RNA sequence: UGAAACCAAGGGCAAACCCGCCGAAAGGUGGGGACGCAAAGUUUCCGGUCUAAGGGGCACAGGCUCUAUGACGGCGGGGCUGCCAGU
Numbered sequence: 001u002g003a004a005a006c007c008a009a010g011g012g013c014a015a016a017c018c019c020g021c022c023g024a025a026a027g028g029u030g031g032g033g034a035c036g037c038a039a040a041g042u043u044u045c046c047g048g049u050c051u052a053a054g055g056g057g058c059a060c061a062g063g064c065u066c067u068a069u070g071a072c073g074g075c076g077g078g079g080c081u082g083c084c085a086g087u
Stems, first nucleotide, its partner, number of pairs: 012037002017032006035074001041080003045077003048072003054067005
């Protein structure tokens, strides 16, 4: 330097799905449940994605389209913070 194998402790969170509630929806929340996560703690500062109540435009076959002030922190980046071990 390269490859392979072995390898903590205490724990934490909780995807999909099901039920209840809130919401126009996205989604949130309580309970159950674990796909996974070493920040899957927290925070919309930047990007991205989702929804379109309200508003604008078109149509007037009952809709189409644009739009976030709404949402997502388990989409990426950034900020702040946390546990253990080793050095």